[in-house]
């Protein structure tokens, strides 16, 4: 510097145009003399950031920031 890949709740993710999914965690409740597995529920996301395109963007285009690989150049 040039090329590619990943950026989704606290962790790990699924979803690629139609109101964002599970699992772990956490919180209540049930069950127990009482934990613990176990069961039901709930909370908890500006979908990395700013534009564009579209009636409608996590999803398509652009720059850009992170983090990761690969190439190449200078010292």
């Nucleotide at each position: 510097g040039c090329c590619g890949g990943u950026g989704u709740g606290g962790c790990u993710u699924a979803g690629c145009g139609g109101u964002a999914u599970a699992g772990c965690g956490a919180c209540a409740c049930c069950u127990u003399g009482g934990u613990a597995a176990g069961g039901u529920g709930u909370a908890g996301g500006u979908c990395g950031u700013g534009g564009g395109u579209u009636c409608a963007a996590u999803u398509c285009c652009c720059a850009c920031c992170a983090c990761c690989g690969g190439c190449u150049c200078c010292a």
Background: This is a predicted structure of a 75-nucleotide RNA (transfer RNA) from a Thermoplasmatota archaeon. The source organism's lineage runs through Archaea, Methanobacteriati and Thermoplasmatota. The RNAcentral record of the sequence draws on ENA and MGnify. It matches the Rfam family "tRNA". Gene Ontology term of the family: triplet codon-amino acid adaptor activity. Rfam describes the family as follows. Transfer RNA (tRNA) molecules are approximately 80 nucleotides in length. Rfam classes the family as a transfer RNA. RNAcentral records the identical sequence in 3 taxa.